[in-house]
Molecule: small-subunit ribosomal RNA
Organism: Pharus latifolius
């Protein structure tokens, strides 16, 4: 002190996670041994057994024991007693309780047993009861009770209240009692201040408030009661309701402050539930009584017992919390005079890593880096000096010896405990485990596996190379522990006093008036409440902090100290706020004098302009579209014209303009009326600001009632459009729109910017109104002031943007926000005639939802270019074969390519080879390659059995080559994966892009350059510019061709000679083929910015890139190729590898693509006659002759080629026949003969003759090519082969057009500039119903539990009151009768639980219904994102399967 996550990348908001720390834990997994600590957080559920409170014989009875009896002494063990004390402490628990309960600081009207200290008393006579018990009976005291007296109490007097007791000792005297005054400590009691959450809890309250009288009480009070008054409490939160023990502290946290109340300590409350008294100093009493109600036990069934929230333990429950231990030796308590008893308080122990602390689990040395594991580029690296091995030590462990303190009074002391320590031996001996290893976050590979099986705190891994699963191996962090889970703090500035925001991200109420509240001008004065000082009293101890001691240390104990901080009292102090009094004007208002206005309200009045209606005139359409159709018209529409009526809005002025609190307000005029602005400075004297709650206005839409109703138009009716059209456009058309009167209260009700004040740069518009200062005047300049708009500096800001009209600096004060959906929804409440508004959640559910900005793609808009359109031409798709490719077929039809960018494509050529496929058949070190034994000489020549020769090196062993044989490594795969991949390709594209280095702007993605003006084929050029430079592309260089120069054989000319080969000669052309020249806007005019350039014109063989090729930047489609070829993994290894003859790759209903040959007269036969290029030839080409109709056969010249040969070029041209016809077009199909070629010609070849003679008469929708020597059309040639299915492909030459007006439209490209919810990037993105599923939730006819109060009804046990009934008779009065007193019954008040009744608030189920959410891959349309194909959104009403459409009205978002 930060981290990860929203994106294609940036900033920002903003949730949601992580690292931390803590715990009375709990749970997996492991476990040495010590010290201090702590251990039912759940069922205040239930409880077996034992055991926690007893003690005094120096209060008594009486009793035992010993003595021969008595006196006397000892004792009171066990049982049950009288009395006194004690049992109201201690222990426990946390249910109840929002309370004077608690915590903190006061405060008077009051009490106390045991203890202390002081001062006084203590006298007499009498009575009763209990244990025992069969009856009768008898009997004590410090038990009870009475009198006098001290002595208190009421103001006095007077009168009434009103004590007593012994014991013990030899004695002194001790101990006990009574009064009365005090002290100590305990306790009741009242007040201030503080103490959780809900307003979807807003009124509560009759003993309630307050007063007199009396009673009760220890006191004080409405505590009780009788009168009497109507008070009290409440937005500062009463009531009610729901949690909850409070504090000291404890954990986090820089700190403010959050959270929390185990254990220790202070208080309170509570004992099975509820009530209730007695008794006592103390109690409404945990191991005391009564009653009631639930349980549980006994029982003779008549009736009784019982209360672990004590300590152990048991069951339950629950993730979860010990032992039915010792001992009263310390500490403390009870009772005794004491000895001493009790004591489950306490002080040990046991059990448990449950925390927190300290120890160990060895140390130092050892490499040929051993074995093994792991990995591996096979070289090796790591575990690793680890281990083993020798040395050393002994904390722990095991044995033996000693052996404490605690313990304080002479002594004695119990459990811990033979603990703790100390001593000696022996031996490394007995002692490491968990979690992680993709990022955050320290730490990496292998191997499985294969969107499986998992994992996962958040992001998010796994779909055949997973550091993310799972094993392994190293590795990292922690260690007797570690991991998880669960809470809480922090982190989080995500509730913000410290210390947040609110134009667009969540978030400014439509909007003014104002009520409490806050807040507030300048002077001076008073006071001291706030504030500030000083002294002081407190706030228990423990904790915590400091500094010292004490267990070896540490935790743990212990002594002493202390700061802040609250809060009470005192002495001051006077700046500030409040308070009190006095002024002042600058705030604020008032009168006075001027202005501007659609400010409001009522009432009068106007003309345009629509419809309608009543006439003329007129004669057919008219309206309406994108194009129609509905509609309207000969019953006279529409159009023209005269008249009338009617509602409703108010045209130019009109504006970025006025007003006005908003919302809003516009012909004219009048009448009542509100408010600002300016001037001047006259009065008032802070009178001010904001404003919870209230109130009042409040657009449209919509209600109710009455009126109105031209025009427009939701709903609806036609009519189109459409796959469908509940729309969009037409055509009608009601409601409503207008008026009165009354409701509703909401809008994009916005400036998405609450309101009031000061303050902080200017320019420059407009409106209202001063001033000056010029002028005749108007202007024009200059300066105030109030309001409205543009731009901008500084600051503010995530940016966009704001910017004296702040979103800037400050103060006031109001509202409103806290992650997105769920939802502005549900329920509850208010509120309306309803529509509905207002207030308003939560279960669930995601890791994001969202501001602004960038590049990008995409759409729209601009500019620009292409055979891209148009102009033209000539196909295809229709026939027929040809070839590919789908499908189908098949033993197999071997694989690849599938929008343009697959389909006459790998393949420049499948009858066997090819060949990869199929079915039979055969071989395993293999057809091929290397390495190792082992034999063998190889190699060469022949048709071959065979024969013939005998190589190269040498250390003379042998070696190298080759062949066999034989074992292992191996070898071999056109097997998979092209989505693991080189390398090649295609494509976009021969499209003009594509980047970089420095500057420079921006937080930053990124911009600037590369945009802009012109211009180019062109990011080519030039101008300008915060840019300047440069690279890949682009043009250039390269190659063909066009032109000239040169040179001249074999080729060209020309000549003589010839049958012909040849021969001579030339170099003018054509040719050839090798170096050069030539074309750059270079010249000239025009236009451009004097520029790049464009346009025309000379000259030129050619002219603005001449023309054609080859060359294809950065990216993009996981494009294609694993079957060329390399190649990583993976697979098969007597086979998915070899070899081998036969089949298939050539099938066939059928779709589809290329292309050939027609369909014919611009033609076809059939004779004759011409003109090329480029090419290829020795396992060829092959002339001439000859044989066949032909294909071809024999023969075998010349030529290793400018020489010979394929070689005939055809289209054309002359002549002739056919005459528009399925033909003398066109040639499939088929038969029947031949031929080549080859081992072979059925499947399955080609080519020839004869015969046969099919479709087809110019091709639907779509659709391609092609700008010139191009299209079209005509032939000829190589390659691949033996041969060829070629009409393919790949060159060559021959003849040779038409048309381009232009860039509106489609495709597709480039630039720019604007929108986006898209970045898998429009083949996107994303709504909604419907239909499965599953969640929660909300209504539900009702059912049901729990609680609260309240109304009756019954009334237990008590106190209290009362009593005419009944009963007692020691004390005390009375001669006595009796009283007086006291029990029981009986009666009233009050009253717990119990019945009834109807609420209030809640819990759980519920058939059914309502929408929500969630869920890879379901219907249906397409509503939103771009102008989303009708701009979308808001409020309101209609209406539709469903997103949604319309109408109205105002927002730009």
């Nucleotide at each position: 002190u930060g981290a990860g996550u929203u994106c294609g990348a940036u900033c920002c908001u903003g949730g949601c996670u992580c690292a931390g720390g803590a715990u009375g834990a709990a749970u997996g997994u492991u476990g040495g041994g010590g010290g201090c600590a702590u251990g039912c957080u759940u069922a205040a559920c239930a409880c077996a057994u034992g055991c926690a409170a007893g003690u005094c014989g120096g209060a008594c009875g009486g009793g035992a024991a010993g003595u021969a009896a008595u006196g006397u002494u000892u004792c009171c063990a066990g049982u049950g007693g009288u009395g006194g004390c004690g049992g109201a402490c201690g222990g426990g628990u946390g249910a109840g309780u929002a309370a004077c309960g608690c915590a903190c600081a006061a405060g008077a009207a009051c009490c106390c047993g045991c203890c202390u200290u002081u001062g006084g008393g203590a006298g007499a006579a009498g009575a009763a009861c209990a244990a025992c018990g069969g009856u009768u009976g008898c009997u004590a005291a410090u038990a009870c009770c009475c009198c006098a007296u001290a002595g208190g109490c009421u103001g006095a007097g007077g009168a009434g209240c009103a004590a007593a007791a012994g014991g013990a000792u030899a004695a002194a005297u001790c101990c006990a009692c009574c009064c009365a005054a005090g002290g100590a400590g305990g306790g009741g009691c009242c007040c201030g201040c503080a103490u959780c959450u809900g307003a979807u809890u807003a009124g509560c309250u009759a003993g309630u408030u307050a007063g007199u009288g009396a009673g009760a009480c220890a006191a004080u009070a409405a505590c009780u009661u009788a009168c009497c008054g109507a008070g009290g409490c409440g937005a500062u939160g009463a009531u009610c309701a729901g949690u909850a023990g409070c504090u000291g502290g404890u954990c986090c946290g820089a700190g403010a402050g959050g959270a929390u109340g185990a254990u220790c300590a202070a208080c309170c409350a509570c004992a099975u539930u509820g009530g209730g008294a007695c008794u006592g100093a103390g109690g409404c009493a945990u191991g005391a009584c009564c009653c009631a109600g639930a349980c549980u036990c006994c029982u003779a069934u008549a009736g009784g017992a019982g209360g672990c929230a004590a300590c152990a333990g048991u069951g339950g429950g629950g993730a979860a919390u010990u032992u039915u231990c010792c001992a009263c030796a310390a500490u403390g308590g009870a009772c005794g005079a004491a000895a001493g008893c009790c004591u489950g308080a306490c002080g040990a122990a046991g059990c448990a890593a449950u925390u927190c602390c300290a120890c160990a689990u060895g140390g130092a040395g050892g490499u040929g880096g051993a074995a093994g594991a792991c990995c591996u580029a096979c070289g090796g690296g790591u575990c690793g000096u680890c281990a083993a091995c020798a040395u050393c030590u002994u904390u722990u462990c095991u044995u033996g010896a000693a052996g404490a303190a605690g313990a304080a009074a002479c002594a004695a002391u119990a459990a811990u405990u033979g603990u703790a320590u100390c001593u000696a031996a022996a031996g490394a001996a007995u002692a490491a485990g968990c979690a992680u290893c993709g990022g955050c976050u320290a730490a990496c590979u292998c191997u499985g596996u294969g969107c499986c099986a998992g994992c996962a705190g958040c992001u998010g891994c796994g779909g055949u190379a997973a550091g993310a699963c799972a094993g392994a191996g190293g590795a990292u962090g922690c260690a007797a522990g570690u991991g998880u889970u669960a809470u809480c703090c922090a982190a989080a500035a995500u509730a913000a006093u410290u210390g947040g925001g609110u134009g667009u991200a969540a978030a400014g109420c439509g909007u003014c008036u104002g009520u409490a509240g806050g807040u507030a001008g300048c002077u001076u004065u008073u006071c001291a409440a706030g504030u500030c000082u000083g002294c002081u009293g407190u706030c228990a101890a423990a904790u915590c902090c400091c500094a010292a001691g004490g267990c070896u240390c540490a935790a743990c104990c212990c002594u002493g100290g202390a700061u802040a901080g609250g809060u009470g009292g005192u002495c001051g102090a006077a700046a500030c706020u409040a308070c009190c009094a006095a002024g002042u004007u600058g705030g604020a208002g008032u009168a006075c004098a001027g202005u501007a206005g659609g400010g409001g309200u009522a009432g009068a009045g106007g003309g345009a302009a629509u419809u309608u209606c009543c006439g003329g005139u007129g004669g057919a359409g008219c309206a309406g579209u994108g194009a129609a159709a509905u509609g309207c018209a000969c019953u006279g529409a529409g159009a023209u014209u005269a008249g009338a009526a009617a509602g409703g809005a108010c045209a130019c002025c009109a504006a970025u303009g006025g007003c006005a609190a908003a919302a809003g307000c516009a012909c004219u005029c009048u009448g009542c009326u509100g408010g600002g602005c300016c001037g001047a400075c006259a009065c008032u004297g802070a009178c001010a600001c904001u404003g919870a709650g209230a109130g009042a206005c409040g657009a449209a839409a919509g209600c109710u009632a009455g009126g109105g109703g031209a025009g427009c138009a939701a709903a609806u009716g036609g009519a189109a459009u459409u796959a469908g059209a509940g729309a969009c456009c037409c055509u009608g058309g009601u409601a409503g729109u207008c008026c009165u009167a009354g409701c509703c209260a909401u809008a994009a009700a916005c400036a998405a910017u609450g309101g009031a004040u000061a303050c902080u740069a200017g320019g420059u518009g407009c409106u209202g109104u001063g001033c000056a200062a010029c002028u005749c005047g108007a202007c024009u300049c200059g300066u105030g002031u109030a309001g409205u708009g543009c731009u901008g500096u500084a600051g503010g800001u995530a940016a966009c943007g704001u910017g004296u009209u702040a979103a800037g600096u400050a103060u006031c004060u109001c509202g409103c926000u806290u992650g997105g959906g769920g939802a502005g929804u549900a329920c509850g409440u208010u509120u309306a005639c309803a529509a509905g508004a207002a207030u308003g959640a939560a279960a669930c559910u995601c890791a994001a939802a969202g501001a602004a900005a960038u590049u990008g793609a995409c759409a729209a808009g601009g500019c620009c270019c292409g055979c891209a359109c148009a102009a033209g031409u000539g196909g295809u798709g229709g026939a027929g074969c040809a070839u590919g490719u789908g499908g189908u077929c098949u033993a197999g039809u071997u694989c690849g390519a599938u929008g343009c960018a697959a389909a006459g494509u790998g393949a420049a050529g499948a009858a066997c080879c090819u060949u990869a496929c199929c079915a039979a058949g055969g071989c395993u070190u293999g057809a091929c390659a290397u390495g190792c034994c082992g034999c063998a000489a190889a190699u060469c020549c022949u048709a071959g059995a065979g024969g013939g020769g005998u190589g190269c090196c040498c250390u003379c062993g042998a070696g190298a080559a080759u062949g066999c044989u034989g074992a292992c490594a191996c070898a071999g795969g056109u097997g998979g994966u092209g989505c693991a991949u080189g390398g090649c390709u295609a494509u976009u594209a021969u499209c003009a892009g594509c980047u970089c280095g420095u500057g420079c702007c921006a937080u930053a993605a990124g911009g600037u350059g590369u945009u802009g003006g012109g211009u180019u084929a062109a990011g080519u050029c030039u101008c300008g510019c915060a840019a300047c430079a440069a690279g890949c592309g682009c043009a250039a260089c390269c190659c063909u061709c066009g032109u000239g120069u040169u040179a001249g054989u074999u080729g060209c000319c020309a000549c003589u000679a010839u049958g012909a080969g040849u021969u001579u000669g030339g170099a003018a052309c054509c040719c050839u083929a090798a170096a050069c020249a030539g074309a750059c806007c270079a010249c000239c005019a025009g236009u451009g910015u004097u520029a790049a350039g464009c346009u025309g014109g000379a000259g030129g063989a050619a002219g603005g890139c001449a023309a054609g090729g080859a060359u294809g930047a950065g990216g993009c489609c996981a494009a294609g190729u694993c079957a060329u070829c390399a190649u990583g993994c993976u697979c098969g290894u007597u086979a998915u590898g070899c070899c081998c003859a036969g089949g298939g790759c050539g099938a066939c209903a059928c779709a589809c693509g290329u292309g050939c040959u027609a369909u014919a007269a611009u033609g076809g036969g059939c004779g004759g006659g011409a003109c090329a290029c480029a090419g290829g030839g020795u396992c060829a080409c092959g002339a001439u002759c000859u044989c066949g109709c032909g294909a071809g056969g024999a023969u075998g010249a010349g030529a290793u080629a400018a020489c010979u040969c394929c070689a005939a070029a055809a289209a054309c041209u002359c002549a002739u026949c056919c005459u528009c016809a399925g033909u003398u077009c066109a040639g499939a199909u088929u038969g029947c003969a031949a031929g080549c070629u080859g081992c072979a010609a059925c499947u399955c070849g080609c080519c020839u003759g004869c015969a046969u003679g099919a479709a087809g008469c110019a091709g639907g929708a779509a659709u391609c090519g092609c700008u010139a020597g191009u299209a079209a059309u005509c032939g000829c040639c190589a390659g691949u082969u033996a041969g060829c299915c070629a009409u393919a492909c790949g060159g060559c030459g021959g003849u040779g057009a038409a048309u381009c007006c232009g860039u509106u439209c489609c495709c597709g490209g480039g630039c720019c500039u604007u929108g986006u919810a898209c970045a898998c990037a429009c083949c996107g993105c994303c709504c909604g119903u419907c239909a499965c599923a599953c969640u929660a939730u909300a209504a539900g006819a009702g059912c049901u539990g729990a609680c609260c109060a309240a109304g009756u009804u019954u009334g237990a046990a008590g106190u209290c009151a009362u009593u005419a009934c009944c009963c007692u008779u020691a004390a005390c009065u009375g001669u006595a009768a009796a009283g007086a007193a006291g029990g029981g019954g009986g009666u009233g008040c009050c009253u717990a639980a119990g019945g009834c009744u109807a609420g209030a608030c809640u819990u759980g189920c519920a058939a059914u219904u309502g929408g929500a959410g969630u869920a890879a891959a379901g219907u249906c349309g397409u509503a939103a994102c771009a102008a989303g194909g009708u701009a979308g959104a808001c409020g309101u009403a209609c209406u539709a399967g469903a997103a949604g459409g319309u109408g109205u009205g105002g927002a730009u978002g």